[in-house]
Context: one part of a larger RNA
RNA sequence: CGCGGGAGGUUUGAGGGGAGUGGACUCUAGUACGAGAGGACCGAGUCGAACGAACCUCUGGUGAACCGGUUGUUCCGCCAGGAGCAUAGCCGGGUAGCUAUGUUCGGAUCAGAUAAGCGCUGAAAGCAUAUAAGCGCGAAACUGACCCCAAGAUGAGACCUCAAUCCCGUGCAGGGUGAAGAGUCGUGGUAGACUACCACGUUGAUAGGCCGGGGGUGGAAGCACCGCAAGGUGUGGAGCUGACCGGUACUAAUCGCUCGGAACU
Numbered sequence: 001c002g003c004g005g006g007a008g009g010u011u012u013g014a015g016g017g018g019a020g021u022g023g024a025c026u027c028u029a030g031u032a033c034g035a036g037a038g039g040a041c042c043g044a045g046u047c048g049a050a051c052g053a054a055c056c057u058c059u060g061g062u063g064a065a066c067c068g069g070u071u072g073u074u075c076c077g078c079c080a081g082g083a084g085c086a087u088a089g090c091c092g093g094g095u096a097g098c099u100a101u102g103u104u105c106g107g108a109u110c111a112g113a114u115a116a117g118c119g120c121u122g123a124a125a126g127c128a129u130a131u132a133a134g135c136g137c138g139a140a141a142c143u144g145a146c147c148c149c150a151a152g153a154u155g156a157g158a159c160c161u162c163a164a165u166c167c168c169g170u171g172c173a174g175g176g177u178g179a180a181g182a183g184u185c186g187u188g189g190u191a192g193a194c195u196a197c198c199a200c201g202u203u204g205a206u207a208g209g210c211c212g213g214g215g216g217u218g219g220a221a222g223c224a225c226c227g228c229a230a231g232g233u234g235u236g237g238a239g240c241u242g243a244c245c246g247g248u249a250c251u252a253a254u255c256g257c258u259c260g261g262a263a264c265u
Stems, first nucleotide, its partner, number of pairs: 001152001006162006015149004021049001023047005033038001051106005059100004066093005071086006110144003117137004166176003181259004185201005206252003209248005215241003222235005
């Protein structure tokens, strides 16, 4: 921009894409078969490989705004307690998120029409013949079925819902008003390079703060006691705590503005 009025939702599926794998073991059954050795079809079940998708409960990884330990040095006047720098100084852990080596799931089944192949009926050709007329089986391949995209499918589909003005002008022309709805702007994230998408904007829990909880770290500072001291014990599962789960209008989402144009009958 189009989709012969304008909007907001929900959809159909022409068409396209994805997937499509293979194994071992058990039972049937040491059965059929076979002199024996050996050893099935058909059918039923179990396990697991690679591959793929989703996810983070578990197991781990990462986690430079979380916690702790510790070395050197500078500073906060000193002690104590801290801060800066040294690869994040080094080291031990670790929430959310993101992840695989972790977890769950997938390939199936069924139908249609077939290939090689196997048949029925059957003439030409009194026989025979699966074929000439006719009919039936038969593959991981094909078409559906399963998953995803999809009406720019210009052949532009369908359904539901919303608004459905008024005024000046005799009328036409022209002018004013300005619906449904959309945007701008702001707070953000389940989204994201930007854009887009999604949630929210005081009739408000959208983000921050605060409060509570969870999870993490692992026993804060101060004080008391014990020890010559290094240090230990108690107060006390303490103190601190990013992203997680809730609550709460304290802060910020103010007020506005723009587009839209109300068709047909």
The part of an RNA shown here (large-subunit ribosomal RNA, domain VI) has 265 nucleotides and comes from Candidatus Tyrphobacter sp. Its mean pLDDT, the model's own confidence on a scale to 100, is 89. NCBI's taxonomy places the organism under Bacteria, Vulcanimicrobiota, Vulcanimicrobiia, Vulcanimicrobiales, Candidatus Tyrphobacter.